[in-house]
Context: one part of a larger RNA
């Protein structure tokens, strides 16, 4: 390579948009590139692939037949492809209702934190396994009032809701989107997928500005302890918040790529939209739990499959060296991406 795989044993890309490309619904007619089938020519010799024949057999030598490949040409017309029309189920659009903690931006409130001032009031507080450092008679700690900050939103709250992922939660406004339902008016194949690319992307980190109440890597003290660069306790600086810019990784998990058919059920819930007797019940979308069939090495999945089939992409090939090294690319830097041997087991 050819298989075989990819939850958990190597192996789904961290998400989407979207070039090439690769695949594509249902009908009618087209042409003959694909593709079939016939003839023709080549396809040296050796070799090869059959059969016959010589060396006793084989090797190994003679002979004779072959194929598939190109090329011409003459047909076929199922399917694929071209070209023309036509359809509506895919897809998208209009119309309507209603949903959400989807974005973004300005705004907004209550406890709680420390801080400030005042008043209260005296020896103490804090903290621990026990203490210590550490605050405190220059009045702490407690209590009340007032003020000021920054940051996060307690109940609701869920086995829930939204989101392409990452995510996303006080309320309230404006804008930006969405996805579900009903109707079946329109378009009429527009369509999935997607290597390169481009966009997004938690924490932590980086560069400029702001800001700083809280916690709080580094730090310094106090304890433990043989030691204690920890665990525990005082403090405390970057960070943590804001804006602007950059970095682009994670157990970015469903360890489960996307899309599309089909393949028993029961139950619970969200959002819609129907019947209705308000008991119930049917139907669309999503989310959970349990199980038939089937699948699995089991564990376990099972209409939201890891089943059954298709179409695309990514990735995998023993462990350790090693996601190292080199070399190219990004990047202010960290550091990111590609990605090896050698040796060894």
């Nucleotide at each position: 390579u050819u298989g075989g795989g990819u939850u958990u044993a190597a192996a789904g890309g961290g998400a989407g948009c979207g070039u090439a490309g690769g695949c594509g619904g249902g009908c009618u007619u087209u042409u003959a590139a694909g593709u079939c089938a016939g003839c023709g020519g080549u396809c040296a010799a050796a070799u090869g692939u059959c059969g016959u024949g010589g060396c006793u057999c084989a090797a190994c030598c003679a002979u004779g037949u072959c194929a598939a490949g190109c090329c011409g040409u003459u047909g076929a017309a199922a399917c694929u492809g071209u070209a023309a029309g036509c359809c509506u189920u895919g897809a998208g659009u209009c119309u309507g209702c209603a949903c959400a903690g989807g974005g973004c931006a300005c705004a907004u409130g209550g406890a709680a934190u420390u801080c400030g001032u005042g008043g209260u009031g005296u020896a103490g507080c804090g903290g621990u396994g026990a203490a210590a450092u550490g605050c405190u008679u220059a009045g702490a700690u407690u209590u009340c009032a007032c003020g000021a900050a920054g940051a996060a939103c307690u109940c609701c709250g869920a086995u829930c809701g939204c989101g392409a992922a990452g995510g996303c939660a006080u309320u309230g406004u404006g804008c930006c989107g969405g996805g579900g339902c009903a109707u079946a008016a329109c378009u009429g194949a527009c369509g999935c997928u997607g290597a390169g690319g481009c966009u997004c992307g938690a924490a932590a980190g980086u560069g400029c500005g702001g800001g700083u109440a809280u916690c709080a890597a580094a730090c310094a003290g106090g304890a433990u302890u043989a030691g204690a660069u920890a665990c525990c306790c005082u403090g405390g600086u970057a960070g943590u918040c804001c804006g602007c810019a950059c970095g682009g990784u994670a157990a970015a998990c469903g360890a489960u790529g996307a899309a599309u058919g089909c393949u028993c059920g029961c139950u619970a819930u969200g959002g819609g939209c129907g019947a209705u007797a308000u008991a119930u019940u049917g139907u669309c979308c999503g989310u959970g739990g349990c199980c038939a069939a089937g699948c699995g090495a089991a564990a376990g999945c099972g209409u939201u499959a890891a089943g059954c089939a298709u179409u695309c992409c990514a990735c995998c090939u023993g462990g350790g060296g090693a996601g190292u090294a080199c070399g190219c690319c990004g990047g202010c830097a960290a550091c990111g991406g590609u990605g090896a041997a050698a040796c060894u087991c």